About this RNA: c-di-GMP-I riboswitch aptamer from an uncultured beta proteobacterium, 88 nucleotides, folded computationally. The coordinates come from a structure-prediction model, not an experiment, and the mean pLDDT is 82. Its Rfam family is "c-di-GMP-I riboswitch aptamer". About the family: GEMM was predicted in a large-scale screen for bacterial structured RNA regulatory elements.

RNA sequence: GGCUUUACCGGGCAAAGCCAUCGAGAGAUGGUGACGCAAAGCUUCCGACCCAAGCGCCUCGACGGCGACGGGUAGCGGGGCUGCCAGC
Numbered sequence: 001g002g003c004u005u006u007a008c009c010g011g012g013c014a015a016a017g018c019c020a021u022c023g024a025g026a027g028a029u030g031g032u033g034a035c036g037c038a039a040a041g042c043u044u045c046c047g048a049c050c051c052a053a054g055c056g057c058c059u060c061g062a063c064g065g066c067g068a069c070g071g072g073u074a075g076c077g078g079g080g081c082u083g084c085c086a087g088c
Stems, first nucleotide, its partner, number of pairs: 002088003012037002017032006035075001041081003045078003048073004055067004
């Protein structure tokens, strides 16, 4: 440095729910709590899914529809970077 992961060491992270806060919303943050996870560490480059207040257009009109921008999920996959133990 690479590959492998049944177990071992030290352990690590933390779903849903509930409380508080932020947000138009998806959702996020902190606390609590553990469903699970060998990268459930980091990162939106690719795909996927979710949001759609504001903007533009459609409409008699809209709490409706469409579009571009924008935003979110890394615990939806893939990619990139990094990493503990053990063995080869």